[in-house]
Molecule: c-di-GMP-I riboswitch aptamer
Organism: soil metagenome
Order: sequence, then C1' cells, then structure tokens
RNA sequence: AAAGGCAAACCCGGCGAAAGCCGGCGACGCAAAGCUACGAGGCUACCACCCGCAUGCACCGCGCGGGCACGCCAGUCGGGCCGCCGAA
Repeated sequence: AAAGGCAAACCCGGCGAAAGCCGGCGACGCAAAGCUACGAGGCUACCACCCGCAUGCACCGCGCGGGCACGCCAGUCGGGCCGCCGAA
C1' cells in the first nucleotide's frame, strides 16, 4: 500500500458509595487502543478497622477530619500470551 479492526470526549440508559464498568450515539486518536492486574505508577474510600478533634465527667451513641484496597485504571509505562497484510 490493500482489506479491514478498535473507538476518546460529550450526551442518553443501566450497575456501583465512588473510582469505574456495560449498552447506544459519536470519533480524539491507536499497528496491537487484542487479552492478561505479574511489576511500577495512578484513581476512588461505602462499610469495617486505626488515629485525631468535638461533647463538663463516666458510659453509650452521634458528628467531623486523616489514614487505609482484598475495589478500580492495561487508551500510564513495563512484562506475559495471541495476532491481519506486506516492500520485509
């Protein structure tokens, strides 16, 4: 080159506490933007747990803040597996 493939953001519907995921629309882009959470990095923190604050004291309960992944992201990077065409 040829044939194709995937599908960002926005919006709509659904699941979820959230991050995010699924479907539809749509194309910003992608030679793996195919699959995989093994490594690094990043995102969210409902509940539980830990710490702090507050409440005259104690107990119970409640509130606020911080931490926290066994949740999430592979279109953050790396690794692993599979993979179309071809001047190769």